RNA sequence: GAAAAAGGCAAAGCCGUCGAAAGGCGGUGACGCAAAGCUAUAGGGGCUAACGUCUUUUGACUAUGCCUGCCAGCUACCGAA
Numbered sequence: 001g002a003a004a005a006a007g008g009c010a011a012a013g014c015c016g017u018c019g020a021a022a023g024g025c026g027g028u029g030a031c032g033c034a035a036a037g038c039u040a041u042a043g044g045g046g047c048u049a050a051c052g053u054c055u056u057u058u059g060a061c062u063a064u065g066c067c068u069g070c071c072a073g074c075u076a077c078c079g080a081a
Base pairs, nucleotide, nucleotide: 001078008033009032013028014027015026016025017024018023031069037074038073039072043071044070045067046066047065052061053060054059
């Protein structure tokens, strides 16, 4: 980052499954992505709240759980300007 080339990934929804949930996995499906590749113990931010703590109760707090297609760190194909 191009009116290139070779390609790649796969949002939401739906179905199944795991999970307390957030969310993950598989199938289908493409909203989009020049890093939509990897990293959650490099850092920041966000989501959930089972266990736990507080509360008369409703509830509140809390990550060891989760999100990198939030910022970010690291790595990488091609080669016009």

The RNA shown here (c-di-GMP-I riboswitch aptamer) has 81 nucleotides and comes from uncultured Brevibacillus sp. Of the family's consensus pairs, 95% are formed in the model. Its mean pLDDT, the model's own confidence on a scale to 100, is 84. RNAcentral holds the sequence, with entries from MGnify. Rfam family: c-di-GMP-I riboswitch aptamer. From the family's description: GEMM was predicted in a large-scale screen for bacterial structured RNA regulatory elements. Rfam links the family to the GO term cyclic-di-GMP binding.